[in-house]
Context: one part of a larger RNA
RNA sequence: UGACGGGGGCCCGCACAAGCGGUGGAGCAUGUGGUUCAAUUCGAUGCAACGCGAAGAACCUUACCGAGGUUUGACAUGCUUGCGACCGGUGGUGAAAGCCACCUUCCCUUCGGGGCGCUUGCACAGGUGCUGCAUGGCUGUCGUCAGCUCGUGUCGUGAGAUGUUGGGUUAAGUCCCGCAACGAGCGCAACCCCUACCGUUAGUUGCCAGCGGAUAAUGCCGGGCUCUCUAGCGGAACUGCCGGUGACAAACCGGAGGAAGGUGGGGAUGACGUCAAGUCCUCAUGGCCCUUACACCUCGGGCUACACACGUGCUACAAUGGCUGGUACAGAGGGCUGCGAUACCGUGAGGUGGAGCCAAUCCCAGAAAACCAGUCUCAGUUCGGAUUGGAGUCUGCAACUCGACUCCAUGAAGUUGGAAUCGCUAGUAACCGCGUAUCAGCACGACGCGGUGAAUACGUUCCCGGGCCUUGUACA
Numbered sequence: 001u002g003a004c005g006g007g008g009g010c011c012c013g014c015a016c017a018a019g020c021g022g023u024g025g026a027g028c029a030u031g032u033g034g035u036u037c038a039a040u041u042c043g044a045u046g047c048a049a050c051g052c053g054a055a056g057a058a059c060c061u062u063a064c065c066g067a068g069g070u071u072u073g074a075c076a077u078g079c080u081u082g083c084g085a086c087c088g089g090u091g092g093u094g095a096a097a098g099c100c101a102c103c104u105u106c107c108c109u110u111c112g113g114g115g116c117g118c119u120u121g122c123a124c125a126g127g128u129g130c131u132g133c134a135u136g137g138c139u140g141u142c143g144u145c146a147g148c149u150c151g152u153g154u155c156g157u158g159a160g161a162u163g164u165u166g167g168g169u170u171a172a173g174u175c176c177c178g179c180a181a182c183g184a185g186c187g188c189a190a191c192c193c194c195u196a197c198c199g200u201u202a203g204u205u206g207c208c209a210g211c212g213g214a215u216a217a218u219g220c221c222g223g224g225c226u227c228u229c230u231a232g233c234g235g236a237a238c239u240g241c242c243g244g245u246g247a248c249a250a251a252c253c254g255g256a257g258g259a260a261g262g263u264g265g266g267g268a269u270g271a272c273g274u275c276a277a278g279u280c281c282u283c284a285u286g287g288c289c290c291u292u293a294c295a296c297c298u299c300g301g302g303c304u305a306c307a308c309a310c311g312u313g314c315u316a317c318a319a320u321g322g323c324u325g326g327u328a329c330a331g332a333g334g335g336c337u338g339c340g341a342u343a344c345c346g347u348g349a350g351g352u353g354g355a356g357c358c359a360a361u362c363c364c365a366g367a368a369a370a371c372c373a374g375u376c377u378c379a380g381u382u383c384g385g386a387u388u389g390g391a392g393u394c395u396g397c398a399a400c401u402c403g404a405c406u407c408c409a410u411g412a413a414g415u416u417g418g419a420a421u422c423g424c425u426a427g428u429a430a431c432c433g434c435g436u437a438u439c440a441g442c443a444c445g446a447c448g449c450g451g452u453g454a455a456u457a458c459g460u461u462c463c464c465g466g467g468c469c470u471u472g473u474a475c476a
Stems, first nucleotide, its partner, number of pairs: 001476002003473003007470007015460002019424005026315008034306002042053002064301007073124001077123003082118003088103006106115003126290002129288003135284002137279003140275001142273001147186006153162003166177003192267004197235007206225003211222003238261001241255005317417001321376006333364003338357002343352003383414001388409007430452007
C1' cells in the first nucleotide's frame, strides 16, 4: 500500500421488510448429470453451466458409430506427362458412392504456341486432431457500481502519501465550501435513438368536417386536406419563477404555470481492472501430432437410449370457472421458388381454384382475454388433459427408428404442493392473445408487439451484494 475481520461509523441496491404471483408436489416439453450403448459427437459446470453454443439433429446438417470405397485427394497454387476433351447420355455391377465398358466431342493462333478441361508424377493440400495455462479477436462477470489514474509542486531516508481526505449535498469523485496543493485525463452527466405535448411543411395508397351524388350497406363516387395519421423540420423543461429550510453556498422541501418537473419514461452507451473466467468447434494463429489416414466420399444408424437425480418452462387441479351461441376493440411485423382473397369441396387438419399485391393500396388476419344470453351446480365432475387404439392431412426423394397437425374413441396423475427458494415498485407484476427470425416441414424456447391492469414500501435492526472513511492483523 492492499486484502481480510462473526471491528466501528456513514450510505446505497426488489438486499431485507410490506405486498402480489410463482418454483419445489402432478403430467408433459426442454437442457444437464448419471447410467446404457457399436456410437449415444464436442464444448459450457457456484453466482456468471444446465429452453446455454443450437435463430430450428428425419437425410443433409454431423463433428460420433458400423459397413462399402478414394489416395495430389471434396478444395488452392505452381511445375510436369499424356489426351482433346470436359460435361452429358447409355449399359453392367452396386444400398449409394465408386469401379468398368461404349457413344458423343473444344477455342484462339503470327503455326512456335497459348487458353480451357481432364489426366500422370512431384511440390503440396487437408485435419471440428491437442494445447483458451503459448495467443489475437470477441464475450461473460463484479457493475451502469462510482470509481481508476496522471503531470507539476510539497511531505517522507524509502515503499509511498498528498491531490481523491474533511463539512454539507447528489443517482453520481454530482456540485458547493474548506484545505499544500494547483490542474488534467479515463469514467458520471450531456451530446444519439424511441416515446409523451404543440407548431409548421407535405396530402397518397392515409383521412372525411362542411357541400353534392349513388346504394340494401360501406369514403362507395365527385370533391376537400378540417381532423386522425404518416415523416421531415422546429418549439417546449432550465430548479427558469414564487415561498420556506440551509452557511449569504451547493442543494433540499412545498407551490404555481404546464402535455410533461426536478435524470419526464424507455433504450443504446460498460472506466482502470478482477476471475491464467469462456471460446484453438465462428474466424485468425505459435507449437505439437496424423499424412493409403486423426484426410476425403457414400449408405445406414446415432446425437431422440432410460431404474434414476437436478435446472428452466408449459398445462392443470376448476364456478373470478368449463361448454354453447352472439357481439366489439389493437399494435408491431412479414410477403415473388412469396403472401394468397371471394367462391366451391371436406366434421376438420386441409384441398380445388386463382382475383389482388414488389405492398399506408392486396394478402397473412378471425386478435384473445373482455361483454351479452343460455347451460353445468361442487363431483375426480360437462374440471383436467397425459397415455393408447383407429382413420387421415401437409411438408419432403423419404416421416419405421425420429416431424407437425386433424377427426373419432380412450380418458391417467392431479383437489393448490415439505424443507427450501425465485421474480416484480407502475402502464410495472399478473392475466390475454398477435407477429418475426431460424425454417421444405417442425416452437410450451428466443426476440418483439399491443389489450386488460393491481397490491405494497412503516422503515434500515437483521440476511445478501456493493461504495467511502476509520481501526486491528503473526496474511500478500